Predicted 3D model of a 99-nucleotide RNA (SAM riboswitch aptamer (S box leader)) from a Saprospiraceae bacterium. Its mean pLDDT, the model's own confidence on a scale to 100, is 86.
RNA sequence: CUUUUAUAGCGAUGAGGCGAGAGAUCAGGCUCUGUGACCCUCAGGCAACCUACUAGAAGCAAGGUGCCAAAUCCUGCCCAAACUUGGGGCAUAUAAACG
Repeated sequence: CUUUUAUAGCGAUGAGGCGAGAGAUCAGGCUCUGUGACCCUCAGGCAACCUACUAGAAGCAAGGUGCCAAAUCCUGCCCAAACUUGGGGCAUAUAAACG
C1' cells in the first nucleotide's frame, strides 16, 4: 500500500509546550480558533475489533490497536417520496486477516 470482512446518529478532557490556521482530499455550506485552535507531550477517560481470563448467551478491561467538538460536521452519485426526509452507493476512518 492493495484486497476481503465488520463497524461508523452512542460514549469519553484536563494540564503544559508551540504560535496560525484547523475540521482527510476537491467544491459548496457550516463550524472551531490569539479567551491560543490544529499539532506535540504528560496525565486521565471512552469503547470493546484482536489476544488473555471467566464462560451457555455473555462478561471482564490486564495486554495490542483505536478514539475523546459538531452524525464520518453536512452535501456532492443513484432511487423513492415530496421541499425536506428515507434508503443505497462512492470516498474516508478504525479493527482483524491475507498478500
The sequence was found by an Rfam model in a public genome assembly. Of the family's consensus pairs, 94% are formed in the model.